Overview: A computed fold for an 89-nucleotide RNA from Paenibacillus stellifer, annotated as c-di-GMP-I riboswitch aptamer. Rfam family: c-di-GMP-I riboswitch aptamer. About the family: GEMM was predicted in a large-scale screen for bacterial structured RNA regulatory elements. The RNAcentral record of the sequence draws on Rfam and Ribocentre.
RNA sequence: UAGGAAAAAUGGCAAACCUGAUCGAAAGACAGGGACGCAAAGCUACGGGUCUAAAGCAUUAUUAAUGCGAUGAUCGCCGGGUUACCCUA
Numbered sequence: 001u002a003g004g005a006a007a008a009a010u011g012g013c014a015a016a017c018c019u020g021a022u023c024g025a026a027a028g029a030c031a032g033g034g035a036c037g038c039a040a041a042g043c044u045a046c047g048g049g050u051c052u053a054a055a056g057c058a059u060u061a062u063u064a065a066u067g068c069g070a071u072g073a074u075c076g077c078c079g080g081g082u083u084a085c086c087c088u089a
Base pairs, nucleotide, nucleotide: 001089002088003087004086012038013037017033018032019031020030022029023028036076042082043081044080046079047078048077049074050073051072056068057067058066059065060064
């Protein structure tokens, strides 16, 4: 530097779900439990996708409803970038 189907070593991460006098408008995050899976399920919102819809804007016509709205979220949706254990060459 390249490759890694299976196996092995040190080990690692942790979906759903449960709990919460935590954060958030929400999506979601965080902490504890849990284990479906993961060889980058480490890191990075750069491109696409997806989720939410606060501020703001518009409409209705009135104190609410509807729509638009990412600067919010997701890297365990995919791709890119970047770092790395083990094995092989």